[in-house]
RNA sequence: GGGCGUUUAGCUCAGCUGGUCAGAGCGUACGAUUCACAUUCGUAAGGUCAGUGGUUCGAGCCCACUAACGCCCA
Repeated sequence: GGGCGUUUAGCUCAGCUGGUCAGAGCGUACGAUUCACAUUCGUAAGGUCAGUGGUUCGAGCCCACUAACGCCCA
């Protein structure tokens, strides 16, 4: 330099064919249980879906570019 892949909650990851709440597990906070802790159960908080622009009535999803990370080729 060329090609491919990944980027969604603090972490690990789903998210169908573009449409009606953006989710799960773990973690965190609070509550119940306990003499207390742990376990278990319940509730809650936490998101500019990497960034910018575009297509569309409508984008996490499609397109272009940029960035970070990984792999392959040279």